Transfer RNA from a marine sediment metagenome, 73 nucleotides, folded computationally. Rfam family: tRNA. Rfam links the family to the GO term triplet codon-amino acid adaptor activity. Its Rfam clan is "tRNA clan". The family's RNA type in Rfam is transfer RNA.
RNA sequence: GCACCACUAGCUCAGUUGGCAGAGCAUCUGACUUCUAGUCAGAGGGUCGCAGGUUCGAAUCCUGCAUGGCGCA
Repeated sequence: GCACCACUAGCUCAGUUGGCAGAGCAUCUGACUUCUAGUCAGAGGGUCGCAGGUUCGAAUCCUGCAUGGCGCA
C1' cells in the first nucleotide's frame, strides 16, 4: 500500500427485506430475610465510533475518515 471483518448502555452482545433503540450481567431503590448472601419487583444509564450523502423517515442503504482484528504485498 491492497482486500475482508468488527464498532450499539459500565461489560458481553442482539436488533440490518429502512418505520417507537433492546436483552443478560453490573449499578441504584423497594419487598421478603435478625444481618450478609440470595430471590422477586422496579428504576437510572445511549448524539447506535466520527463526518457527509440518499430518503417523508437511517443503528440499518451509499461515500470518506478513525480505531481494532485477520490476511496479502